[in-house]
Molecule: c-di-GMP-I riboswitch aptamer
RNA sequence: AAUCGAAAAGGGCAAACCAUCCGAAAGGAUGGGGCGCAAAACUCAAGGCCUAAGGACAUUUCGUCUAUGGCGGCUUAGUCACCGAA
Numbered sequence: 001a002a003u004c005g006a007a008a009a010g011g012g013c014a015a016a017c018c019a020u021c022c023g024a025a026a027g028g029a030u031g032g033g034g035c036g037c038a039a040a041a042c043u044c045a046a047g048g049c050c051u052a053a054g055g056a057c058a059u060u061u062c063g064u065c066u067a068u069g070g071c072g073g074c075u076u077a078g079u080c081a082c083c084g085a086a
Base pairs, nucleotide, nucleotide: 004084005083012037013036017032018031019030020029021028022027035073041079042078043077045076046075047074048071049070050069054066055065056064057063
């Protein structure tokens, strides 16, 4: 240095759920909480997934399609990083 990841040390993040607020919704922010996580850090690029306000179509008024809205704790990619047993 690369790989790897301890029943190591010091730290870190924070699912469900609850409260308040924002949002058409999906979802998000803050606080509580703690299921888990060795990249559960960043980018949001490719795929995937969610929503459908607006728009288009249809018009039987039920609906269908669509992201410019989101998730990323789903996979991949790129970038950066703490510790050091085997």